[in-house]
């Protein structure tokens, strides 16, 4: 200098004209409500003035608010979390630490390599010193104090018995490492010195963990294998829920009519009479359907400034502030400004060109994940080339 990849930043500003969606006011015509006007109410139609998509509106992953419904307790299941302190309404989220990977510097040392010191960056980071599984091929052997292909040693001429794991050899991995003492040969077999775990005590920390003594050995990995511990979960969601209610049919209620040689009751028959059922019109009425209003936009909210905290954040104080559709609005053109790119000019500055991506609110509110073109920033990687 290019290219890559990852985080950030940034998601163009006014204005006019039309056009969509919604609000306020305000005129007109209609309808209701009235005995009638006015008030008040509803459609439609003019006019005037405001408002109108995101950083992710997405995905529907997590939390909550709100609602319904549901529910004695108690265990078992099953579902989720998993280092540690905070931080919040609450999180599986965020801050800051602890430890550990990794990658780059330093310092130190003849020098390597370990340790140590900074930066970055990542981690499903409880428990394998509870129990059970499981470790493909290879290889004696893949977990039991088991086993032995080559080797070693003893004993034998030899086959061959018998000890052994140090050294080869398989494999991701072969059971702490190193020295040194033992031994026929060897082995933590036994001793120093170190790693690792672990029980016990001291310091320092809120704590996770650190450093230090001492004793200790069951010193391979897997828990995104069952499983164990510890904590936390009721079910569904705005098509929740609430509320107003047309036409049609109609429980019920009430007046008329009608009433036949219909039922039934009112006396053991019979007759009038009555009352009811039954038909039909009218009124009144509960519930549910269409539709319609509500939930439904000022909220755990935004910005500014202050004071506290390392931070996440909280505490106090100021301002501003009408997106709400529902076949579902938010859009198009023209001008100016900014940016960004060519070309021309020493320069001021002109001239032409763009002004892209990802995408579209539906209850609403923190999160995280995922998508995103350009120009800039920072951190790493890779490639050339100079020095």
């Nucleotide at each position: 200098a290019c290219g890559g990849c990852a985080a950030c930043c940034g998601a163009c500003u006014c204005u006019a004209u039309c056009g969509c969606c919604g609000g306020u006011c305000u005129c007109c015509g209609c309808c209701c409500c009235c005995a009638c006007c006015c008030c008040g109410g509803g459609c439609g139609g003019g006019g005037a003035c405001g408002g109108g998509a995101g950083g992710a509106a997405a995905g529907u992953c997590c939390g909550g608010g709100c609602a319904a419904c549901a529910c004695g307790a108690g265990c078992c299941g099953c579902c989720a979390u998993a280092c540690u302190u905070c931080c919040u309404a609450a999180c599986g989220g965020g801050a800051a630490g602890g430890c550990g990977a990794c990658a780059g510097g330093g310092a130190g040392g003849a020098a390597a390599g370990g340790g140590c010191c900074c930066u970055g960056c990542c981690g499903a980071c409880a428990g394998c010193g509870a129990g059970u599984g499981c470790c493909a091929c290879a290889g004696a052997a893949a977990g039991a104090g088991a086993a032995a292909c080559c080797g070693c040693c003893u004993g034998g001429c030899g086959a061959c018995a018998g000890g052994c794991a140090a050294g080869g050899g398989u494999g991701c991995a072969a059971g702490c490492g190193c020295g040194g003492g033992g031994u026929a040969a060897g082995a933590g077999c036994c001793c120093a010195c170190g790693a690792c775990g672990g029980a016990c005590g001291g310091c320092a920390g809120c704590g996770a963990u650190g450093c230090c003594g001492c004793c200790u050995g069951a010193u391979g990995g897997c828990a995104a294998a069952c499983c164990u511990u510890a904590u936390g979960g009721g079910u569904u969601g705005a098509a929740a829920g609430a509320c107003c209610a047309a036409a049609u049919a109609u429980a019920c209620c009430g007046g008329c009519a009608g009433c036949a040689c219909a039922g039934g009751g009112c006396u053991g028959g019979c007759u009038c009479g009555c009352c009811c059922u039954u038909u039909g019109c009218c009124g009144g009425g509960g519930g549910g359907u269409a539709g319609g209003u509500u939930g439904a936009u000022a909220g755990a909210g935004g910005c500014c400034g202050g004071c506290g905290g390392c931070a996440a954040c909280g505490c106090c104080g100021g301002c501003a502030g009408u997106a709400g559709a529902u076949u579902g609005a938010u859009g198009a053109u023209a001008g100016a400004g900014g940016c960004c790119g060519c070309c021309g000019g020493c320069a001021a500055c002109g001239g032409c060109g763009g002004u892209g991506a990802c995408a579209g609110a539906a209850c609403c509110c923190g999160g995280c994940u995922u998508a995103u073109g350009a120009c800039g920033u920072u951190g790493c990687c890779g490639u050339u080339u100079u020095u």

Bacterial RNase P class A, 387 nucleotides, folded computationally.
The model forms 94% of the base pairs in the Rfam consensus.
Its mean pLDDT, the model's own confidence on a scale to 100, is 75.
It was read from a public genome assembly, where an Rfam model found it.